Molecule: transfer RNA
Organism: Lentisphaerota bacterium
This record gives sequence, C1' cells and structure tokens, in this order.
RNA sequence: GGAUCCGUAGCUCAGUUGGUUAGAGCAGGUGACUCAUAAUCUCCGGGUCGCAGGUUCGAGUCCUGCCGGAUCCA
Repeated sequence: GGAUCCGUAGCUCAGUUGGUUAGAGCAGGUGACUCAUAAUCUCCGGGUCGCAGGUUCGAGUCCUGCCGGAUCCA
C1' cells in the first nucleotide's frame, strides 16, 4: 500500500429485507428479605448507535468519505 470483517450503555453482545418507545445479560444505585453479610427478588439511572455527509415520509439498518480495531496479502 491492497482486501475482508468489525465499531450500539462502564463490559460482553442482540437488534429480522428501513417503520410501535433503542434492548438483554453482567456491572452500578435504591428498596425488600436477613441479627448481619452473601445469595435471591424489586425498581432505577446510564446511549452523539465511531465521526461527517447523502438517500428517504422515515436510517442503528442503505450509499459515500474519514477515524479506530482485528485478520489476511504484498
């Protein structure tokens, strides 16, 4: 330098051929339970969907450029 794949919550990830409010588990906080802790249960907070444009009535999803990561080729 080239090719492919990936980037969504603090972490690991899902998100169906573009359409209802962007979600799960873990982690964090609150409360319940307990003499207390753990475990369990309840509720809550947390998001520029990597960045910027484009297409569309509508984009996490499609297109373009850029940034970062992984693998391969040279």